[in-house]
Context: one part of a larger RNA
RNA sequence: CUGGGUGUAAAGGGCGUGCAGCCGGGUCUGCAAGUCAGAUGUGAAAUCCAUGGGCUCAACCCAUGAACUGCAUUUGAAACUGUGGAUCUUGAGUGUCGGAGGGGCAAUCGGAAUUCCUAGUGUAGCGGUGAAAUGCGUAGAUAUUAGGAGGAACACCAGUGGCGAAGGCGGAUUGCUGGACGAUAACUGACGGUGAGGCGCGAAAGUGUGGGGAGCAAACAGGAUUAGAUACCCUGGUAGUCCACACUGUAAACGAUGAUCACUAGGUGUUGGAGGAUUGACCCCUUCAGUGCCGCAGUUAACACAAUAAGUGAUCCACCUGGGGAGUACGACCGCAAGGUUGAAACUC
Numbered sequence: 001c002u003g004g005g006u007g008u009a010a011a012g013g014g015c016g017u018g019c020a021g022c023c024g025g026g027u028c029u030g031c032a033a034g035u036c037a038g039a040u041g042u043g044a045a046a047u048c049c050a051u052g053g054g055c056u057c058a059a060c061c062c063a064u065g066a067a068c069u070g071c072a073u074u075u076g077a078a079a080c081u082g083u084g085g086a087u088c089u090u091g092a093g094u095g096u097c098g099g100a101g102g103g104g105c106a107a108u109c110g111g112a113a114u115u116c117c118u119a120g121u122g123u124a125g126c127g128g129u130g131a132a133a134u135g136c137g138u139a140g141a142u143a144u145u146a147g148g149a150g151g152a153a154c155a156c157c158a159g160u161g162g163c164g165a166a167g168g169c170g171g172a173u174u175g176c177u178g179g180a181c182g183a184u185a186a187c188u189g190a191c192g193g194u195g196a197g198g199c200g201c202g203a204a205a206g207u208g209u210g211g212g213g214a215g216c217a218a219a220c221a222g223g224a225u226u227a228g229a230u231a232c233c234c235u236g237g238u239a240g241u242c243c244a245c246a247c248u249g250u251a252a253a254c255g256a257u258g259a260u261c262a263c264u265a266g267g268u269g270u271u272g273g274a275g276g277a278u279u280g281a282c283c284c285c286u287u288c289a290g291u292g293c294c295g296c297a298g299u300u301a302a303c304a305c306a307a308u309a310a311g312u313g314a315u316c317c318a319c320c321u322g323g324g325g326a327g328u329a330c331g332a333c334c335g336c337a338a339g340g341u342u343g344a345a346a347c348u349c
Stems, first nucleotide, its partner, number of pairs: 003321004007303002012317001014201004021194003025088007033081002035077008049065006091191001092188003095184004103177007110154001115149007125136002162169002206247006215241002220236004258316006266294011298305002322349003331342004
């Protein structure tokens, strides 16, 4: 390389969008590039193969044939692929009607709680732990009442419930805005699928500048514990956590399961629609889209998966190829830095 694979053994890109590429629905018709058939030319000799022969056999040698699976020219075929034309509606999209949603962005508002400040009441403790101590408190703490300030997060509702491509999204109201779903079948008429590069988004931590800072809390300090204790426990506490703008671009970015399409027993919950039946928003029947559990066939090394497949097929992309060395070195690109992306070898088992 081929082959075989990628839930857990090595292996699915964090997610989208999309240029090139690859792949692509039904019917009719033309062409003939691919494809198939015939003919002609060529495909040196030797070699290989078959048959016959010569060295006493064999190796070796000689003759004849076949073959040289290829290329070119030419004549045809038209099912399939391709290509030109015409047409269709089921794939895809648009329109109309309808309801659901923590989807996104911005502004405004609200209550509970913590902390702090002021004032009142009040007096000797409070706090903390396994037990203590550090700490706070007679300069009046803790507790309690009233008022005020400020920041962050939104109890209950809350649900293997909802929305989003993923990351993720949860107090309320308003404005702007994206997507999905159901019904309908009016319009377009294959406009589709995937997608190397590219571009965009991307938790937390971290970085830059400027704000903000209640609580929490790396670092740090002290008290304990201990043989020691650079920890676990306690008292404090700075970055940070929050906001704006810019960067970083990584995660067990997980369903450890790429995207799309089709097909393949059932049962039972739940969310959003539609239709039927019904007095009816209940129950029941049918159906579409999601989201769970159980389970047959089948698959699997087993565990398990099982219409939300890890089953049966198709297309496209990504990735794997013994462990360590190593996601390291070097180079390149990106970054303010931290570092990221790409990514070896010697050696060793």

The part of an RNA shown here (small-subunit ribosomal RNA, central domain) has 349 nucleotides and comes from an uncultured bacterium. Its Rfam family is "Bacterial small subunit ribosomal RNA". Rfam links the family to the GO terms ribosome and structural constituent of ribosome. The full RNA is in RNAcentral, with records from Greengenes.